[in-house]
Molecule: c-di-AMP riboswitch aptamer (ydaO/yuaA leader)
Organism: Planctomycetaceae bacterium
RNA sequence: AGACAUUAAUCGCCGAAUCUGUGCCAACAGAGCGGGGGAACCACCCUUUUGGGGCUAACUCAAUUUAUUGAGCGGGGCAUCUUCGGCUCCGAGCCCGUCAGCUAACUUCGCAGGCGUUCGAGGACUCUCUU
Numbered sequence: 001a002g003a004c005a006u007u008a009a010u011c012g013c014c015g016a017a018u019c020u021g022u023g024c025c026a027a028c029a030g031a032g033c034g035g036g037g038g039a040a041c042c043a044c045c046c047u048u049u050u051g052g053g054g055c056u057a058a059c060u061c062a063a064u065u066u067a068u069u070g071a072g073c074g075g076g077g078c079a080u081c082u083u084c085g086g087c088u089c090c091g092a093g094c095c096c097g098u099c100a101g102c103u104a105a106c107u108u109c110g111c112a113g114g115c116g117u118u119c120g121a122g123g124a125c126u127c128u129c130u131u
Base pairs, nucleotide, nucleotide: 011116012115013114014113018031019030020029021028022027032111033110034109035108036107037106042101051099052096053095054094055093059072060071061070062069063068073091074090075089076088077087078086080124081123082122083121084120085119
C1' cells in the first nucleotide's frame, strides 16, 4: 500500500411495522401507518372435500430434467423528487378452521423480522461556498 473477514457508530434498504408520554424495565396510553370482520343498494343466482377464505409483489402458462428452465405478468434496488434509458435482484412464507362478496355506522388485530446499495442523461427543488 492492497485484498478479505469481523465488530462498533453514522447513514441507508425491504417491510404497515415508526414516534411520543407514563412507568420501571413487565406493560399501558396516545398519534401515525397497515390489515380483518361488518348494512342498505349493487353483485352472485350459484355454491357447499374437487372445501372455502385472508395477509403478501409472491401469480399464470408451457416444456419436462419432477425439479429446473423459458415466457407472460407482478414487486424491489442503483442515496432529494421526477422522466427516459441501462444494469441488477425477488416471485417466498405464514394464518383462519367448514366460515366470511361489496359495505356506512360499529367492531377488532399488528407495529415484526431481515439486510448493506452507490450507472448515465434531461428537468425541477434544496443546501453550501464565492462574488